[in-house]
RNA sequence: AGGGUUUAAUCCUGGCUCAGAACGAACGCUGGCGGCGUGGAUUAGGCAUGCAAGUCGAGCGAGAAAGCAUUUCGGUGUGAGUAAAGCGGCGGAAGGGUGAGUAAUGCGUAGAUGACCUACCCCGGGCUCUGGGAUAACAUCGGGAAACUGGUGCUAAUACCGGAUGGAGUCUCCUGGCUACCUGGCUGGGAGAAUAAAGGUGGCCUCUGAUAUAAGCUACCGGCGCGGGAGGGGUCUACGUCCUAUUAGCUAGAUGGUGGGGUAACGGCCUACCAUGGCGGUGAUGGGUAGCCGGCCUUAGCGGGUGAUCGGCCACACUGGGACUGAGACACUGCCCAGACUCUUACGGGAGGCUGCAGUCGAGAAUCUUCCGCAAUGGGCGCAAGCCUGACGGAGCGACGCCGCGUGAAGGACGAAGGCCCUCGGGUUGUAAACUUCUGUCACCGGUUAAGAAUGGUCGUGGUGUGAAUAUCACUGCGAUUUGACAAAAGCCGGAGAGGAAGCCACGGCUAACUUCGUGCCAGCAGCCGCGGUAAGACGAAGGUGGCAAGCGUUGUUCGGAAUCACUGGGCAUAAAGCGCACGCAGGCGGCAGGAUAAGUCGGAUGUGAAAUCCCUCGGCCCAACUGAGGAACUGCGUCCGAUACUGUUUUGCUUGAGAUCGGGAGGGGUGCAUGGAAUUCCGGGUGGAGCGGUGAAAUGCGUUGAUAUCCGGAGGAACACCGGCGGCGAAAGCGAUGCACUGGUCCGAUUCUGACGCUCAUGUGCGAAAGCCAGGGUAGCAAACGGGAUUAGAUACCCCGGUAGUCCUGGCCGUAAACGAUGGGCACUAAGUAGUGGGUCACCUAACGUCUCACUGCUGGAGUGAAUAUUUUAAGUGCCCCGCCUGGGGAGUAUGAUCGCAAGGUUGAAACUCAAAGGAAUUGACGGGGGCUCACACAAGCGGUGGAGCAUGUUGAUUAAUUCGAAUUCAACGCGCAGAACCUUACCUGGGCUUGACAUGCAAGUGGUAGGAACCUGAAAGGGAGACGACCCUCUUUUGAGGGAGCUUGCGCAGGUGUUGCAUGGCUGUCGUCAGCUCGUGUCGUGAGAUGUCGGGUUAAGUCCCUUAACGAGCGAAACCCCUAUCGUUAGUUACCAGCACGUUAUGGUGGGAACUCUAGCGAGACUGCCGGUGUUAAACCGGAGGAAGGUGGGGAUGACGUCAAGUCCUCAUGGCCCUUACGCCCAGGGCUUCAAACGUGCCACAAUGGCAGAUACAGAGGGAAGCGAACCCGCGAGGGGGUGCAAAUCCCUAAAAGUCUGUCUCAGUUCGGAUUGGAGUCUGCAACUCGACUCCAUGAAGCUGGAAUCGCUAGUAACCGCAGAUCAGCUACGCUGCGGUGAAUAUGUUCCUGAGCCUUGUACACACCGCCCGUCAAGCCACGAGAGCUGGGAGUACCCGAAGUCGCUGACCCAACCUUUUGGAGGGAGGCGCCGACGGUAAGCUCGGUGAUUGGGACUAAGUCGUAACAAGGUA
Repeated sequence: AGGGUUUAAUCCUGGCUCAGAACGAACGCUGGCGGCGUGGAUUAGGCAUGCAAGUCGAGCGAGAAAGCAUUUCGGUGUGAGUAAAGCGGCGGAAGGGUGAGUAAUGCGUAGAUGACCUACCCCGGGCUCUGGGAUAACAUCGGGAAACUGGUGCUAAUACCGGAUGGAGUCUCCUGGCUACCUGGCUGGGAGAAUAAAGGUGGCCUCUGAUAUAAGCUACCGGCGCGGGAGGGGUCUACGUCCUAUUAGCUAGAUGGUGGGGUAACGGCCUACCAUGGCGGUGAUGGGUAGCCGGCCUUAGCGGGUGAUCGGCCACACUGGGACUGAGACACUGCCCAGACUCUUACGGGAGGCUGCAGUCGAGAAUCUUCCGCAAUGGGCGCAAGCCUGACGGAGCGACGCCGCGUGAAGGACGAAGGCCCUCGGGUUGUAAACUUCUGUCACCGGUUAAGAAUGGUCGUGGUGUGAAUAUCACUGCGAUUUGACAAAAGCCGGAGAGGAAGCCACGGCUAACUUCGUGCCAGCAGCCGCGGUAAGACGAAGGUGGCAAGCGUUGUUCGGAAUCACUGGGCAUAAAGCGCACGCAGGCGGCAGGAUAAGUCGGAUGUGAAAUCCCUCGGCCCAACUGAGGAACUGCGUCCGAUACUGUUUUGCUUGAGAUCGGGAGGGGUGCAUGGAAUUCCGGGUGGAGCGGUGAAAUGCGUUGAUAUCCGGAGGAACACCGGCGGCGAAAGCGAUGCACUGGUCCGAUUCUGACGCUCAUGUGCGAAAGCCAGGGUAGCAAACGGGAUUAGAUACCCCGGUAGUCCUGGCCGUAAACGAUGGGCACUAAGUAGUGGGUCACCUAACGUCUCACUGCUGGAGUGAAUAUUUUAAGUGCCCCGCCUGGGGAGUAUGAUCGCAAGGUUGAAACUCAAAGGAAUUGACGGGGGCUCACACAAGCGGUGGAGCAUGUUGAUUAAUUCGAAUUCAACGCGCAGAACCUUACCUGGGCUUGACAUGCAAGUGGUAGGAACCUGAAAGGGAGACGACCCUCUUUUGAGGGAGCUUGCGCAGGUGUUGCAUGGCUGUCGUCAGCUCGUGUCGUGAGAUGUCGGGUUAAGUCCCUUAACGAGCGAAACCCCUAUCGUUAGUUACCAGCACGUUAUGGUGGGAACUCUAGCGAGACUGCCGGUGUUAAACCGGAGGAAGGUGGGGAUGACGUCAAGUCCUCAUGGCCCUUACGCCCAGGGCUUCAAACGUGCCACAAUGGCAGAUACAGAGGGAAGCGAACCCGCGAGGGGGUGCAAAUCCCUAAAAGUCUGUCUCAGUUCGGAUUGGAGUCUGCAACUCGACUCCAUGAAGCUGGAAUCGCUAGUAACCGCAGAUCAGCUACGCUGCGGUGAAUAUGUUCCUGAGCCUUGUACACACCGCCCGUCAAGCCACGAGAGCUGGGAGUACCCGAAGUCGCUGACCCAACCUUUUGGAGGGAGGCGCCGACGGUAAGCUCGGUGAUUGGGACUAAGUCGUAACAAGGUA
C1' cells in the first nucleotide's frame, strides 16, 4: 500500500467481497509447564444454606453456668466481674454490588455561592457550676401457637430535665470605617433579648480538707461554646452531550410580581392575590434508544465504534408510596403502608427480600470454589490489649487473554525399509529415521534457604514535656522477645534419564502451498469470483507442500481498507443527482476610504485539565508479560496583559455595484375591443348525367330522391398561407392576419440625481404546455371512445369509411411533462476566426461598404477541463457567494401516515425480501425487413433437366434372431465410407468349438520316438481323438550316448478387442472459397481496448497496380514459377509415317528404302499491353487497331492464406483414459447386411417421327493385357463353346466406336413408341448362383402421351447429344465412379429483385454474436410484505371516584414524672379526631405501538410449462 468481481476486450461510475487489528466471547479438533491478568454480557428472573457490621466494662446498673480445687458436705474458692442480655455512646449514610430507570433533578469542562451545611480529625482561645425526676435490665402477675406484648414494683448513668454563668456567636434597634464581580461582604462602637456542658481512668500529697485517703492536686481520655483549617457535601450558571418532522406547535404553578410559609441555603419549592406571560425551525412538545466520563478498540490523521475489568460521578436495592432518627439517609443486610411472590400457622395471625461473598434452579451459544486467612493494606469501635471486617490478601477452577519455556542437540547415505508418484530411467518423503556421541530446561525424586515483618505489645534502658514530683502519663531513641493465610508455592543444590510432552488449518485466483485415486451437476464445496454432467490442482481420501503453533480454525461484533456521507477529503450534460419558472421574509454572503472598539482572530503569562492509562527515560521480578519512580503529554476550558492586518460592531465620507432622470430605438411580450381575406363544411339555385371516394389491392361509405365535377348566392366556426429566417420578444410555460386602446420588460446614448439602497434564498406566494374536471355557451374542420370495412393464424392495432366527448369562448379547479441546453442563480477573469439581429461612434455631402463599440442570437476552434463523447467568453475553464439535489440494482415513486384536490390524482415518502451486479462513454466484431460501391450461372436472357411413370441405387421408417456400423440430417448426409456383401469379405444373428490363444515377445521347466505327419474314427465344418512313418543345427564324445538351440508341451509375464469416448487427441478431409483477404516490425495517435498502415481518388480477376497520404516497410495469400493443350523451329526416326524412287499384292508401308509430311518425345522459340491511336492526372490502366497460330491471367489442371463450423473420421492408420480377459478375444457351419405398407435423395430408360425398326457405310482419343488380352477359322439364332497365331505391347489382342451418312419401312396409335413384370429354355463364372449373380433366346408387353407447388446444372469446344476405356473384380447388381474422344448450340454486354460474398459507412439493449436478446398475462412451487370484518396484548397520559401509611395544619372534653404553684391548678407535652396532599386500585373516552385474522392485493425468486412478440436494426407502425 491494495486485490477480486459487470465486458468479447477497454476506460469510467458504482456496489458487493477479501487480506489487518481487536474482543468479558462462544463452538469444533487438539492439549506439556509456568508467570501476570481475567471470568453471569442473557431473566434488575426466583432463591435452600452459611457468612458479609459491629464495638466500647476506662459511660451505667445488674450479673450466671459447666468445669477445677477444697470441704466440717451446709458450703467456700476459682472460673469471673467472664459469658449472655439491657440502658447509654460511636458506627450501621462508609466499604461491597448492579445498571433497571434517567436524554437531563444526570454526566463532562469552566465558573458562582456577596444564598449554604459539615460528626469524627487538626490549630487557636475560653468554659466544664448547681440541682432534679424517671426508665430498661431485674422481680412478679398476665395475654399469645408463634412473633411478640400488657400491668405492678425496684434501680444507674457521659440517658433525660430545671437553674446559674455567658467572653465570643445569634437576633432586634441605633451609629462609624473599608471594599468596586455592592440583591451585599469585611471590620468597629452602644443598648436590649434568648441560649452551654458529663464525666471517666491512672497516679500523687505541692495546695485545700482530712491524716486509712479524697470531694484536693496532677496526667491522660472525654464534655460544652466560639473562631479558623483540612477534607466532604448541598445549590446555582454557561457550554457540550444519540436517532426521529411519517412528532409543529407546547405550557395554568404554566412565566413574572407582591405578601406569607418552608429549607442548612436561593428559588413557584409551597400558598393567596395580581398580571399574561414563557418555550419553539439554532427543532420546543412528543416518540424511540441509552447510565455519563477518565478511558478502551481502531485509524497515517481527522474521525468511527465502545463505556467489561481499574478510577471519578450518578441512579437503584422485591415493586410503588412515605416519613422517622441523625452531622449526614428519605437509608442494600433500619421503620411504616400498599402490592406481587415465597415460607409458616393452633387459621386468629406472623415471617422474608443475595443487583454483598460463595452456592442453587431457570432461561441461555455462554461465564468459576457453598475454599484459606485477617499475616499484609485499609475500615469501624476501643486509652489500649483487642474484637469485627466474603473490603482485602491468597489459594482453587476455565488455553478466556497476554507473555515466557519445553517437547532435544551435533554427526549421520550420491540416500535403508515402508508410503506416494512415475515417461519404469527414476523422483520424493529425506539427514528425516536407524545408528554414534552428547546435553539436561520443564515435568519426576531427594535435600536445603530467603523475602513479603514493619508496627504494636511486653521486658530492660535512655531522652524531652507537663507537674510540687526522680509518680504516673504523653511523645521519642536503643536492645531483647513475640506475629505468615499463601506454603515447601518460589529460589538453590543433588539424582535419574531422550526418557513423559504436537497439533490445527490451508494448498483454483485473490493468497504462501500439487500430485494420484475415488466420485460423475451425484455426493458435496463456497468469503467473492465460482467448482462438480468420466481424465476435478476447487468435492472425498492418500502422499506431498505451505502457514501458525499449545494452540489452530469457525462463527459473531467493531474499526480499517471505504475518498462508499468526502471537516481534513466526493459529486450532480450523458453514470445516482439542478426544484418547470419567478418573486421574496428569515438566514448566509457582500464595493472604496478614514476614525473608534476589541466580539471573532493572533501572541504572552497564569489557573485548571484527579489518579490510573498512552508516550519517553531509568529501575524491580533470570527475560517478557506485569510492575515502581520521574518526565512529557492531556491538542480543552477559565482569567489577566498585549497586537489590530482581516472579519464583526459603530461612526464619517465616496461613486465604480444597484437604482433614478433625460433623449432616442427594436420587437409574434401581455390584455381588451373591432375588422379582413383564402380555404374546408353545410344550405339554396343553375349546368351536367354515372359514377364518386378510398387503397398495396379492396371493401364499408356517398350517388338516378341526380352525387363527384363546375358556376352563382348565403350561413357558421376555427385557424391566420406567402413574408418566415438556428430571425424577434418573454422568467419559464409560451407568443405569428390587420387596426385601435391600455400595459410590462429590455437595448443604446447623455453622465443630471440617490449613495451600497446589493446577490442568493429554507418555509411561503404567484405563474405554469397538453390532457382532465365543474358550470354556462359554441361546434366548420379534426378526432380518444365507439360502429363498420379490410389485413391477419388471430388483429380489441397499424390502413380505409364514419363518428361522440374534446379541441374554441367565459368563469373556476387541476399543478403535472423528455416542463430539456437532460447543464440553478449572481459577479469577475481567461486565444482567435466567422455570420446574423438591435443601437451608437468615426471618416464621407449622403447612401452602400468600411473602422471602433454596447446588448443579444448562432457556427468553427487553440489552451484548459473531462471516463470519453464532448465543452470552450452563451464553459462542462479559473475563482468567490447563496440555494436545491445524489449515495448499488430491483422492490418503488410502491405501502403506510400526513396534507392538497369535486374527482382523476398530486406532494412528502419507507421497509421486509432479493441480486452481484445495474449503469455511462468509447473499441473490435457480428447482425439489420439501414445506406453506398462492387462481384458470382446469384438473378435476368437462354438450353437441358429433376419433381409425375417404370426400374436401379442410397437414406429414413417399419420389420427381424440379425436385418453390422458410422455420418448424421441445410448448403458441406442420402450411386457417401463400399474402385464391386452368393461363401470369404463380415464387424451382425443362431448354433458348434478353443483358452498363452489366429498373431508378437520374454522367462522358467519339460520334451528324441520330439517337430512334422499319410491312411483311420467322430463331426456340418471347426475341433477332438488315434496314428504307421519320422526329421534339422551346435558342442563334447571311444560307439552307444550327454548337453544345448530351433520346434513342441506346460506354466507365468502377456497377446487380442471393427468394445467406449472424434466433446481427451495426432494425422487426413470437407466447407466458407481460388473468395481477396489475413497479419507483422518500427513509427505516430489514443489514459485504454485499439486505430493508423489496410482509409480516400482511380484501376484490376485480385490488398492487381498507380496517385494522394503519419506513415514507412515486410510476411502469408493473389499473380508468377510447375504440368497438359493450341503455333513454329531443331534434334532423333521404331513398333509410328510414306511425298518422291524401286519391288510386290485382288487389296493392305506388305518389302527395299526415305527422313519430306503426319506423328512420337526431348530441347527451344513465341505473348510482353511490346507497337500505334484515343481516353485518363504526363500515372496505373482502359478502349480501339496492327501484326500474329494464339491478345490482354489464350484454354484447362495442380496449387486452398489467418481462420470458422467442439464440422467429419477412435470402423483406414496412430494414440491417452476407461472397459472385457474360458470372453466384448479366436475358429467354424448356416443365416443376415439383398426384408417392404410408406416417405425422400441421386440416377437410368422412356413417353416417340429431329423418332423407331431394317440394310449399307465413314471417322476417334485415351486406356488395359501373363493364373492375362486372346486373333484367324469352326459350331451355336444368341449368350457362348472349340481353337490357339500373336503379344510383357506406337509391333499382337481387347477394338465393333456410336451419334453421323445413304436407302427402305412405319404415319401419330398406348402404336413396329415404351420396355417393366412374369413364364419357359439356356450360357458363363465359381467348391457352391435357393435365400442372392450376370448374360442369352422364345413368349409376356405394366405404368407412361412431357409431368403441381417447387427446384437443379450450364456462358464455348461449354450445355446438350453420342459412344469408348479403366479401376475394383472369379463372376456381377456399373444405369455408379474416374477418364477419353465425336457431333456441337442458344442466350446475357443488364444489376431492380432472390441467394451468397467483398469493401466503406450507420444503428444496436447482440458477443454462445439475429437460430441473438428480450417483455407481459396465465399456470405451478416457495418467501417476505400491504389491506382486511375483527380478535388480542403492551405503553404513556387525561378526567373523575376511592383514599393506606405519613408529613403539615387545625383540634384535643381523654392522658401525662421533671418547671411554677396556694397541691388545686397552670405552663407544656401526648393519645385520639378532622382537613389538604397522597401510592395502589376503580370507572370513562381517546392516543400510540405490537401480535393475530377468513379473504384479498401486488412484489421477489425458481435448467428446460402456456399464449402472443411489446422493446433492442428504420425491430419490421421510429